[in-house]
This is a predicted structure of a 380-nucleotide RNA (Bacterial RNase P class A) from a Gammaproteobacteria bacterium. It matches the Rfam family "Bacterial RNase P class A". By type it is a ribozyme. Model confidence (mean pLDDT): 75 of 100. Of the family's consensus pairs, 92% are formed in the model. The organism belongs to Gammaproteobacteria, within Bacteria. RNAcentral holds the sequence, with entries from ENA.
RNA sequence: GGAGUUGGCCAAAUGGUCGCGGCCCGGCUGUUUUGACAGCGGGGCGGAGGAAAGUCCGGGCUUCACAGGACAGGGUGCCAGGUAACGCCUGGGAGGCGCAAGCCUACGGAAAGUGCCGCAGAAAAUAUACCGCCAACCCGGCUACUUCGGUGGCUGGACGGUAAGGGUGAAAUGGUGUGGUAAGAGCGCACCGCGCUGCUGGUAACAGGAGUGGCAGGGUAAACCCCACCCGAAGCAAGACCAAAUAGGGGGGCACGCAGCUUCGGCUGUAACCUGUGGUCCACAGGGUCCCCGGGUAGGUCGCUUGAGGCAUGUGGUGACGCAUGACCCAGAUGAAUGACCAUUCUCGACAGAACCCGGCUUAUCGGCCAACUCCCACU
Numbered sequence: 001g002g003a004g005u006u007g008g009c010c011a012a013a014u015g016g017u018c019g020c021g022g023c024c025c026g027g028c029u030g031u032u033u034u035g036a037c038a039g040c041g042g043g044g045c046g047g048a049g050g051a052a053a054g055u056c057c058g059g060g061c062u063u064c065a066c067a068g069g070a071c072a073g074g075g076u077g078c079c080a081g082g083u084a085a086c087g088c089c090u091g092g093g094a095g096g097c098g099c100a101a102g103c104c105u106a107c108g109g110a111a112a113g114u115g116c117c118g119c120a121g122a123a124a125a126u127a128u129a130c131c132g133c134c135a136a137c138c139c140g141g142c143u144a145c146u147u148c149g150g151u152g153g154c155u156g157g158a159c160g161g162u163a164a165g166g167g168u169g170a171a172a173u174g175g176u177g178u179g180g181u182a183a184g185a186g187c188g189c190a191c192c193g194c195g196c197u198g199c200u201g202g203u204a205a206c207a208g209g210a211g212u213g214g215c216a217g218g219g220u221a222a223a224c225c226c227c228a229c230c231c232g233a234a235g236c237a238a239g240a241c242c243a244a245a246u247a248g249g250g251g252g253g254c255a256c257g258c259a260g261c262u263u264c265g266g267c268u269g270u271a272a273c274c275u276g277u278g279g280u281c282c283a284c285a286g287g288g289u290c291c292c293c294g295g296g297u298a299g300g301u302c303g304c305u306u307g308a309g310g311c312a313u314g315u316g317g318u319g320a321c322g323c324a325u326g327a328c329c330c331a332g333a334u335g336a337a338u339g340a341c342c343a344u345u346c347u348c349g350a351c352a353g354a355a356c357c358c359g360g361c362u363u364a365u366c367g368g369c370c371a372a373c374u375c376c377c378a379c380u
């Protein structure tokens, strides 16, 4: 100098003016039950994110349900740790990728059982043989020799042996070598692999090494399933409180006339009585009226942001993280604010906008900065 890997941080900067929503402190005016409320005006403080997003996991909080246990259903799945908890994070193991720094992994069980394995291929799990390879025997053909009885060679078929080689496939019944054999084969042996049993190291996953068994049944569990562990449901439109008008519910007081009918509950007529309109009568309209209680609705208040909070220092730990001390308060709306303009500068600016809160994961993102490490080239 070039090419990379990992972790962390920033998200154009500075100043001014006006506005928007939140909180705090004074002033004036009005109301008042003297607590306060309303209006006007002033000052001060702070006002989106690393993902506020997707709503995919986990928890807090709230209401409902719930003795305990089991079934069903769902989830997780190497080991140890961290944490409020997790499917997250850290460290480690195993396997894979990379020259390396480093990265990736849904990584329990396939001898509990069931299912599935397209095409090709003889055969896809129970065994079997397409091309091959093979000695003897049997039946033929050709040919050589012949003592004419046969014998040898080549070749075809039948019956067999075999699974070395070829071929099919993603995958073919441990692999390589050697001995062995008619040809072959864990048939024997050596090494590797695998199973089982001790030993050593490690908390463990696991690793190393020893002995032993010729070797057992290929894959698939993001197929059913088995094993171990975990899980009650719904969500701030959760939920709690205050509480109007109208209608309806319950209770109490007053009123409920007269006549007819009646199944004794009421019905019909009349218009005495009450209420309203109206100055009054007439008339018209309505028919019980007044008070109290409680539930719900509109509306309002709380939940709401001080929290598993961030920062600094010290300290324990490889680390995730924990502990101690100090000082700090950093949006809280409810038609829902966070904007506009001006000036200067630069590398001319990405993805994107809180709505109960927090921890994660995933996805989107112009660019820039810092630290540690790896490989290559050159020079000293």
Base pairs, nucleotide, nucleotide: 001376002375003374004373005372006371007370008369009368010367012345013344014343015342016341017340018339020047022045023044024043025042027040028039029038030037031036049351053362054361056360057359058358059357060356061235062234063233064232073231074230075229076228077227078092079091080090081089082088093107094105095104096103097102108226109225113224114223115220116219117218130166131165132162133161134160138157139156140155141154142153143152144151145150174192175191176190177189178188179187193215194213195212196211197210199208200207201206239302240301241300242299249293250292251291252290253289254288257270258269259268260267261266273287274286275285276284277283309328311326312325313324314323315322316321346349